[in-house]
This is a predicted complex of two RNAs, RNase P RNA and transfer RNA, with 475 nucleotides together. Rfam match: Bacterial RNase P class A. The family's RNA type in Rfam is ribozyme.

RNA sequence: GCGGGUGGCUGGAUGGCUGCGCGGGCCUCGGCCCGUGAGGAAAGUCCGGGCUCCAUGGAGACACGGUGCCGGGUAACGCCCGGCGGGGAAGGGCUUCGGCCCGGCCUCAGGGAAAGCGCCACAGAGAACAGACCGCCAAGGGCCGGGCAACCGGGCUGCGGCAAGGGUGAAACGGUGCGGUAAGAGCGCACCGCGCGGACGGCAACGAACGCGGCAUGGCAAGCCCCACCGGGAGCAAGGUCGCAUAGGGGGACCACGCGGGGCUUCGGCCCCCGGGAUUGUCUUCGGUCCGGUCCCCGGGUUGACUGCAUGAGGCCGCGGGCGACCGCGGUCCCAGAUGAAUGGCCAUCCAUCGGGCUUCGGCCCGAGGACAGAACCCGGCUUACAGGCCACCCGCACCG
RNA sequence: GGCCCCGUAGCUCAACUGGAUAGAGCACCGGACUUCUAAUCCGACGGCUGCAGGUUCGAGUCCUGCCGGGGUCG
Repeated sequence: GCGGGUGGCUGGAUGGCUGCGCGGGCCUCGGCCCGUGAGGAAAGUCCGGGCUCCAUGGAGACACGGUGCCGGGUAACGCCCGGCGGGGAAGGGCUUCGGCCCGGCCUCAGGGAAAGCGCCACAGAGAACAGACCGCCAAGGGCCGGGCAACCGGGCUGCGGCAAGGGUGAAACGGUGCGGUAAGAGCGCACCGCGCGGACGGCAACGAACGCGGCAUGGCAAGCCCCACCGGGAGCAAGGUCGCAUAGGGGGACCACGCGGGGCUUCGGCCCCCGGGAUUGUCUUCGGUCCGGUCCCCGGGUUGACUGCAUGAGGCCGCGGGCGACCGCGGUCCCAGAUGAAUGGCCAUCCAUCGGGCUUCGGCCCGAGGACAGAACCCGGCUUACAGGCCACCCGCACCG
Repeated sequence: GGCCCCGUAGCUCAACUGGAUAGAGCACCGGACUUCUAAUCCGACGGCUGCAGGUUCGAGUCCUGCCGGGGUCG
């Protein structure tokens, strides 16, 4: 320098005029002054939490939902980091030219298919403890030709044997080569693949080597399911305080007699015992709390204020630990808060970028012009959108020193 | 702002446990019948199942992410 790729940062700057939200100050209540004011995604609301309310707390089982290689990080996660294994791959190396090995980087919903059930359409002979259409071989029978004969050669049919080749398919019950055979076949052997075994290395997933096995166990769990682990529900329009309102509003039906039975009573009720019911997925158990129930009709109030609500798993800097995600210590900073919802508009100069013209190739002039988008209780992630610019790193090739 | 649901032809709906070229009715178009129209009969057209990926041999159906639409709240 060229080619391939990954990660991160930024995403206009300065000044003036004018306008808006919030906070503070002054005031002659008309206004004036000062400070401050969007994002990396504020978005989608897809996960995980904080916080708040509901539920009476604990234990167990079931149901339902979710997650899924191993180890670590974290408040937690379906997120992140590191590793393992499978797949792809720019390119490189070796080669007996058949292939084999390495490989920056990308990617994996990557537990279990010898627990069970289910599905595998069409095509095809056969689709799951399978199968013989074409084909290969061939006992026997018969035909033709040759031969004096024994016999030899060639078609046909074919009990039976085979699964090499053809063909179907997404998938055909190990692959390649040599031997073997009537033809074939793990039938035998070598290598590869697969399975099993005990040692070795590793925290583990797993790995390389060795030995044994002639191959048994097709695929699908983003089908049911099994195993392990996790999960109470609702959400700031949560919730709290104040204000307004007759606020425990009025009427009716049914069951029942104020849950049933017993006790006390000053007859208004109160308390105790036993039983019953309710208690936020269902059931059981222990303990606590509560006690008329169900349904229908009519009428009334509110579209207000404050709070929650801006100091937090917080930002920045330095040092230390760790491969890394991240963690520890010290210093420093306070950084939007609306509620029909502010954060805008115009001008000038500059910086990128683009178009046209001129050029002495150094530049100059004119014009255009800055993406996606916009807080609403708050955090950690993921996903999606994004013009342009900058930086760092990895792999390969070429050249120079 | 929070929560929930839906998307198949112009409209309304089907499509079984994932199986071939996604079907009906109405509408539209052409023809027949009729003097003409309606009704009726015959025929034809019309879909990349909202979009993009993935799982699978195979996706309208299963999974993930987007897009669009609707409902509800003290």